[in-house]
Context: one part of a larger RNA
RNA sequence: UUCUCGUUAAGGAACUCGGCAAAAAAGCGAUCGUAAGUUAGCAAUAAGAUCUGCUCCACGCAAGUGGAGCCGCAGCGAAAGUACCCUGGCGACUGUUUAACAAAAACACAGCUCCCUGCGAACUCGUAAGAGGAUGUAUAGGGGGUGACACCUGACCGAUGCGAGAAGGUUAAAGGUGGGAGUGUAUGCAGCACUUAUUUCACAAAUUUUUGCGGAAUAAGCGCUGUAUAUGCUCACUGCCCGAAGCCCUCGUCAAUGUCAGCAGUAACUAUAACUGUUCUAAGGUAGCGCAUUUCCUUUUCAGGUAAGUUCUGAAGCGCACGAAAGGUGUAACGACUGGGGGACUGUCUCAACGAGAAGCUCG
Numbered sequence: 001u002u003c004u005c006g007u008u009a010a011g012g013a014a015c016u017c018g019g020c021a022a023a024a025a026a027g028c029g030a031u032c033g034u035a036a037g038u039u040a041g042c043a044a045u046a047a048g049a050u051c052u053g054c055u056c057c058a059c060g061c062a063a064g065u066g067g068a069g070c071c072g073c074a075g076c077g078a079a080a081g082u083a084c085c086c087u088g089g090c091g092a093c094u095g096u097u098u099a100a101c102a103a104a105a106a107c108a109c110a111g112c113u114c115c116c117u118g119c120g121a122a123c124u125c126g127u128a129a130g131a132g133g134a135u136g137u138a139u140a141g142g143g144g145g146u147g148a149c150a151c152c153u154g155a156c157c158g159a160u161g162c163g164a165g166a167a168g169g170u171u172a173a174a175g176g177u178g179g180g181a182g183u184g185u186a187u188g189c190a191g192c193a194c195u196u197a198u199u200u201c202a203c204a205a206a207u208u209u210u211u212g213c214g215g216a217a218u219a220a221g222c223g224c225u226g227u228a229u230a231u232g233c234u235c236a237c238u239g240c241c242c243g244a245a246g247c248c249c250u251c252g253u254c255a256a257u258g259u260c261a262g263c264a265g266u267a268a269c270u271a272u273a274a275c276u277g278u279u280c281u282a283a284g285g286u287a288g289c290g291c292a293u294u295u296c297c298u299u300u301u302c303a304g305g306u307a308a309g310u311u312c313u314g315a316a317g318c319g320c321a322c323g324a325a326a327g328g329u330g331u332a333a334c335g336a337c338u339g340g341g342g343g344a345c346u347g348u349c350u351c352a353a354c355g356a357g358a359a360g361c362u363c364g
Base pairs, nucleotide, nucleotide: 001359002358003357004356005355006354007353008352010350011349014348019345029051030050031049032048037042039148053070054069055068056067057066058065059064071075084342085341086340087339088338089337090335091334095107096106111146112145113144114143115142116141117140123132124131125130149330150329151328152327154260155259156258159257160256161253162252163251164250165249168248169247170246175241176240177239178238179237180235181234182233183232184231185230186229187228188227189226190225191224192223194221195220196219197218198217199216200215201214203212204211205210261279262278263277264276265275288322289319300316301315302314303313304312
C1' cells in the first nucleotide's frame, strides 16, 4: 500500500448519475388489527399493536387457558431463511431472449381481426417419386396484423396493392393468305458457241464429174446465258387475316400499403373568433390524450411538494413533428424494468481514525 472483516464522537444522504455499497427495522409463531383501489379473486403477512423463558398451582384426554412467583440487556435467547410506505411511466399477467458486455418497455401470450384453403386442400420440403399438413376436414389447417380486460376504433378508394368484370382499345408465338429473294426440275422462246447434213459462193488441185480449204444461208442436235410458264424446296425480307392472358378500362376493398390543407376578414373596450369569403383536395385529423420514452423554441406557463426542485406530480394547449388494431385512452393484479418522494437506518459523506487477519516488503 492492497484485500477481507470489525468498531466509531457530533451530524445523518450533506455522498453520488442514482442511497451504489453498507447499516437498520421486521423475523413465514400466537392474538388482535388492516386503507385507497379493485376485474370482488385480490390488494394483504398491507400498515400497525401486544405476547413469547423458567418454576409452582388450578382446570383439561391433550393442545392449551388462567393465577402466583423467579432470572436476564435480551426468552422464535444459536444458525439458516424471510417483506417498509406514497405516487407516476411502460408492458396486462406466468413465461422467453443476445451460451461469454444488453433480461428489458424487446419476443411470446390468451383474446380480437383480416386473408387463403372443399381435401389428391391451401401451405412447406423435394428435380421427381414422395413426405409433412393429417391417420386432421372450415368449431379444421396455413398466413399477416394487433396483443388480457373496459370504453372505443372517425374521414378518404385519387395513387399503390388485391378481388370481381367484360363491351371496346392495344398485344406474342402458332395458324392462314399474298408479295419478294435464292435455288432445283420440266417445257417454250431468244442470243451465243460447237457438231452434223444440205444448198450456194470464192480460191486451189486436177480430167466434165470430184476432192480440199474458207465464208454465208437453212435444218437438226447438244451446251451455256437470258427470259417466260408450270411445279418443288429454302429464306436473318415483307403485307394482310385470325390470335390468349396481361395492360388500358369499369366496379369493389383501408383491423390492405397509405393519406387525413391553406389564405384572408368578422362581435358595442381590448383580445379572441361561434361566423363569412376564397383556393386546392380522394378526403381534410373525429373521440380521446397532449411540453408526452413524442415539445425545437424550453428550465413553456400555472399549481403542489422543498428554505431553495432543468427532475417529479396535477393542470393549461398555437401538438416544430400525438391520434385511433405500425391501435387510441384507461386499468386492479403482476415486474431482478424505469422516474419522483417519505420513514427508519447508517463511515455513502462532512473527515477521517482505530483494531483483527491475509498478501505485499526484508532476510532466507
A computed fold for a 364-nucleotide part of an RNA from a Minisyncoccota bacterium, annotated as large-subunit ribosomal RNA, domain IV. The full RNA is in RNAcentral, with records from ENA. It matches the Rfam family "Bacterial large subunit ribosomal RNA". Gene Ontology terms of the family: ribosome and structural constituent of ribosome.